[in-house]
About this RNA: A computed fold for a 167-nucleotide RNA from an Egibacteraceae bacterium, annotated as FMN riboswitch aptamer (RFN element). The organism belongs to Egibacteraceae, within Bacteria. It matches the Rfam family "FMN riboswitch aptamer (RFN element)". Rfam links the family to the GO term FMN binding. Model confidence (mean pLDDT): 76 of 100. The sequence was found by an Rfam model in a public genome assembly.

RNA sequence: GAGCACCUUCGGGGCACGGUGAGAUUCCUGACCGGCGGUGGUCCGGGCCGAGAGGUCCGGGGAGCCCGCGACCCGUCCGGCCCCCCGGCCGGCGGUGGAUCCGGUGGUCGUCCGGGAGCGGACCAGGCCGGAGCCGACGGUGACAGUCCGGAUGAGAGAAGGUGCGA
Numbered sequence: 001g002a003g004c005a006c007c008u009u010c011g012g013g014g015c016a017c018g019g020u021g022a023g024a025u026u027c028c029u030g031a032c033c034g035g036c037g038g039u040g041g042u043c044c045g046g047g048c049c050g051a052g053a054g055g056u057c058c059g060g061g062g063a064g065c066c067c068g069c070g071a072c073c074c075g076u077c078c079g080g081c082c083c084c085c086c087g088g089c090c091g092g093c094g095g096u097g098g099a100u101c102c103g104g105u106g107g108u109c110g111u112c113c114g115g116g117a118g119c120g121g122a123c124c125a126g127g128c129c130g131g132a133g134c135c136g137a138c139g140g141u142g143a144c145a146g147u148c149c150g151g152a153u154g155a156g157a158g159a160a161g162g163u164g165c166g167a
Base pairs, nucleotide, nucleotide: 003165004164005163006162007161008160009159010158018028019027031147032146033136034135035069036068037067038066042061043060044059045058046057047056048055049054064134065133073095074094075093077092078091079090080089081088082087100132101131102130103129104128105127110123111122112121113120114119138150139149140148
C1' cells in the first nucleotide's frame, strides 16, 4: 500500500396559543418539521509563492421544492424457498414516486462579442442579503391527518470503525 472479503455500531423530524362544534393535534387561524449522496462562483481553516495587491494548492461547511438515491405502492417479468394447489416470503429487474419563484449583490466553468496578443465586455447555478410561495405515501381514528395511532424494537440510501488477505 490500490483493491478484495468479512464483521460491529450508527442511520427521521414536527401542531404552541386560539376559533367553530356534541365530537377535530384531521376543519379554520396560526405553529412546527425536513432522510441519504452529489453539485466549478461562496464562507471558514491551513500550506506555498509574493514587499504588497494578489495567485495557487489542500481540507471542511453550505438545497425539503437543482441532479440522483432510499422508503411506501404496483408488476401478465426472472431466480430461490415454503406449499398438493390457491397462495406466501426473499432477492433481482422494471414501473410509479411531491413541491420555487421575485428583487438586489456576486460572478467560477462555459458560451458569445472586440482584439495580433495581454486583456476587456456581455450572459451566467444552490453563495450572501431581503421577500413571497409551494410540497409532503399508505391504513386507522369521535370530523377530512406531513405532525396522533399503526406496519416500524421493521427497512434503507448511506455513515463511522474494526479484522484478514494483499499487487